Predicted 3D model of an 89-nucleotide RNA (Glycine riboswitch aptamer) from Paracoccus aminophilus JCM 7686.

This record gives sequence, C1' cells and structure tokens, in this order.
RNA sequence: UGGUGGAAGACGGGAGACGCUGGCGCAAGUCAGGGCCGAAGGAGCAACCGCCCCGGUAAACUCUCAGGCAAAAAGACCGCCUUCCAUAA
Repeated sequence: UGGUGGAAGACGGGAGACGCUGGCGCAAGUCAGGGCCGAAGGAGCAACCGCCCCGGUAAACUCUCAGGCAAAAAGACCGCCUUCCAUAA
C1' cells in the first nucleotide's frame, strides 16, 4: 500500500400488527380489559460433533417473557464513511 475478517461510531434506507373498549386527565399520557404483530433483547431445536446416560450447537424458523400495533421515537438488517484490532501478501 491495498485484500480479508471482527468491533465501535457518524450518516442514509429500513417491515408487521386495534389512533380498540372503559376509568382518570385540559392535554401529553396513565391504569384496567379484550384483540393482534415480530426485526431490539431473551428463550427453544434439525442436521452435525462428542457419544452409555447425556452434553454442545444456527437463523429472518418457533415461542411471545420482554417489546411493539396513527405520526414521532425505537428497530433486526443493508449501504457508505471514519477509527481500532487481527491476518495471508
């Protein structure tokens, strides 16, 4: 110097599902009840590996604990940039 992998940060994009019912409140909201959604986080496992029991182990799959269901915010993930770490040349 440029390649690859990882982490953090800035910027841009970024889905789904009741602006439900009742109480309180000027409102923002908050409490209770019913319905619903999956893409923060969390939990579960097939193949496979070790293998006697049994243990390890993925996701956008499953669950819906948490979270969410106008907009805003959040948001897995994607793009780009910067910094740091590792590494073949």

About this RNA: Model confidence (mean pLDDT): 78 of 100.